The RNA shown here (Bacterial RNase P class A) has 361 nucleotides and comes from a Flavobacteriales bacterium. The organism belongs to Flavobacteriales, within Bacteria. Its Rfam family is "Bacterial RNase P class A". It is annotated as a ribozyme. Gene Ontology terms of the family: tRNA processing, dimeric ribonuclease P complex and ribonuclease P activity.
RNA sequence: GCAGACCGCUCCAUCGCUCCGAAGAGAUUCGGGGAGGAAAGUCCGGACAGCACAGAGCACCGCACCCUAUGAAAAUGGGGGCGUUGGGAGGGAAACCUUCUGAUGACAGAAAGUGCCGCAGAAAAUGACCGCCCUGACGGGUUCGGGGUAAGGGUGAAAAUGUGAGGUAAGAGCUCACGUCCCGGCAGGGUGACCUGCCAGGAGGGUAAACCUUGCGGGCUGCAAGGCCAAAUAGGCUGCAAAAUGGGGCUGCUCGUCCCCUGUCCUUCGGGACUUUUGCAGCGGGUAGGCUGCGCAGAUAAAUGAUGGGGGCCCCGGCCUUCGGGCCGAGGAACAGGAUCCGGCUUACAGGCCUGCACAC
Numbered sequence: 001g002c003a004g005a006c007c008g009c010u011c012c013a014u015c016g017c018u019c020c021g022a023a024g025a026g027a028u029u030c031g032g033g034g035a036g037g038a039a040a041g042u043c044c045g046g047a048c049a050g051c052a053c054a055g056a057g058c059a060c061c062g063c064a065c066c067c068u069a070u071g072a073a074a075a076u077g078g079g080g081g082c083g084u085u086g087g088g089a090g091g092g093a094a095a096c097c098u099u100c101u102g103a104u105g106a107c108a109g110a111a112a113g114u115g116c117c118g119c120a121g122a123a124a125a126u127g128a129c130c131g132c133c134c135u136g137a138c139g140g141g142u143u144c145g146g147g148g149u150a151a152g153g154g155u156g157a158a159a160a161u162g163u164g165a166g167g168u169a170a171g172a173g174c175u176c177a178c179g180u181c182c183c184g185g186c187a188g189g190g191u192g193a194c195c196u197g198c199c200a201g202g203a204g205g206g207u208a209a210a211c212c213u214u215g216c217g218g219g220c221u222g223c224a225a226g227g228c229c230a231a232a233u234a235g236g237c238u239g240c241a242a243a244a245u246g247g248g249g250c251u252g253c254u255c256g257u258c259c260c261c262u263g264u265c266c267u268u269c270g271g272g273a274c275u276u277u278u279g280c281a282g283c284g285g286g287u288a289g290g291c292u293g294c295g296c297a298g299a300u301a302a303a304u305g306a307u308g309g310g311g312g313c314c315c316c317g318g319c320c321u322u323c324g325g326g327c328c329g330a331g332g333a334a335c336a337g338g339a340u341c342c343g344g345c346u347u348a349c350a351g352g353c354c355u356g357c358a359c360a361c
Stems, first nucleotide, its partner, number of pairs: 001357004006352002009311007017034007036335001040346002043344005048222004052257002055255004060218005065080005081107001082105010108213002113211002115207003129153002131149007161179006180203003184199006226292004236283009246261004263274004313332002316329005
């Protein structure tokens, strides 16, 4: 310096506010209680409640390494695996490998398919700008032409698996040795993700917070959810649309089960009138109250405050010191306040304390 975890005021007096209990006809009196680590954001998950079942499929949405904790779940906690990466140590010619210790991952799939990789560059997939080699025009130089090349350089985030040796006209997995990664097979270890070893084959890459594929999960709405009581009114009127073997009660759609309603009259046979159900729109009337949901804070326009004094904490100054600290004086205090509850996440924060990493002395 960075990151993370924890704490983050207290006592007395007087007056005031509010809830509960007791007494009182009442005014009032007495006793007890009265915010946070984030109460903020409303981001994630649940408890709980309502809608007939929350049954199946599609759409849509969400999640994605393994094990595990929590009544449940979670973008939470713990432990591990693999990848990337900083530092230390060791082995090696190098590539790279082993080990310790931090950080980090939007961590299923690129060998199902379709897309995309701008500019620069010769070229972003099968390519030659510079260069290297061979050769012709001319003996040399320069220049031009032909052929070969992808080791060196350049451009770029990325340029055809890496290092070394051999080999070659010059080079290249061309050959060999040692590595890296991938598909497959066998054996052993592990609950598992995976790890180790062997065999054989292969190697342009990246991107799925691109479309997509695979697997798992998801009904919707939410305490302003709901439940109960009292009172009042006009189960009002008008218009339009659909249907009457169909309509409604589930979500965006379809299906299934279950429940409720389900026609009449006339007719010139074109249809008309009335009724029922559903949807939309307009006019008009009543109510907006109380109890509950609701909790050792429990309100419902919303209470927990003010003053004085003391202590604790922090900063500054002074004195003493056995260097552990002690005393005196003056000053200061952050972010900020519930509203169904619980588990998390994110953001803000004076000061204190602990842990880890890096750097300097």